[in-house]
RNA sequence: AUCACACUAUUAGCGCCAGGACCGAAAGGUUGACGAGGUUGGCAGUGAUCGAAAGACUCGGCGGAUGCUGUCACGGCUAUCGUGGGCCGACAAAGGAAGAGGAAAAAACAGAAUCAACACUGUAACAGAGGCUUCCCUGACACGGAC
Numbered sequence: 001a002u003c004a005c006a007c008u009a010u011u012a013g014c015g016c017c018a019g020g021a022c023c024g025a026a027a028g029g030u031u032g033a034c035g036a037g038g039u040u041g042g043c044a045g046u047g048a049u050c051g052a053a054a055g056a057c058u059c060g061g062c063g064g065a066u067g068c069u070g071u072c073a074c075g076g077c078u079a080u081c082g083u084g085g086g087c088c089g090a091c092a093a094a095g096g097a098a099g100a101g102g103a104a105a106a107a108a109c110a111g112a113a114u115c116a117a118c119a120c121u122g123u124a125a126c127a128g129a130g131g132c133u134u135c136c137c138u139g140a141c142a143c144g145g146a147c
Stems, first nucleotide, its partner, number of pairs: 014063004019059001020031004034051003040073007074089005081144004093138001095136005108123004
């Protein structure tokens, strides 16, 4: 330095392709989610968030999934302990408003490569949601124990 094996970590807009589409004379190849955001655990149900771009596409199909709902368990808050109720998930308070922030990426343009489609690399630009901060509003309870 190369190869093989094993382990760990990361990646869930993630994996796959038989329809469609694109390229190729053919064989065959390519495409099929662009980033942002998102996990206490079990079970069940289900059509799984946000914007960007495009207008054969991100269409269609299969699988998966951190979404949502219900329920159980665990945990937090509700001034201390226990039980119950309520609201939540280790940033552990429901609802409303405002603000900061959210380094977007793809598309576009350029480059090199390929028969070609596609993919790759580089440059510059542009979101929204969640979350956060402040304010408003609502809640901050019942029983028992301790002091």

The RNA shown here (glmS glucosamine-6-phosphate activated ribozyme aptamer) has 147 nucleotides.
Rfam family: glmS glucosamine-6-phosphate activated ribozyme aptamer. From the family's description: This entry contains a glucosamine-6-phosphate activated ribozyme that is found in the mRNA for GlmS. GlmS is an enzyme that uses fructose-6-phosphate and glutamine to generate glucosamine-6-phosphate. On this family, see Hampel and Tinsley, Biochemistry 2006: "Evidence for preorganization of the glmS ribozyme ligand binding pocket".
Its mean pLDDT, the model's own confidence on a scale to 100, is 77.
It was read from a public genome assembly, where an Rfam model found it.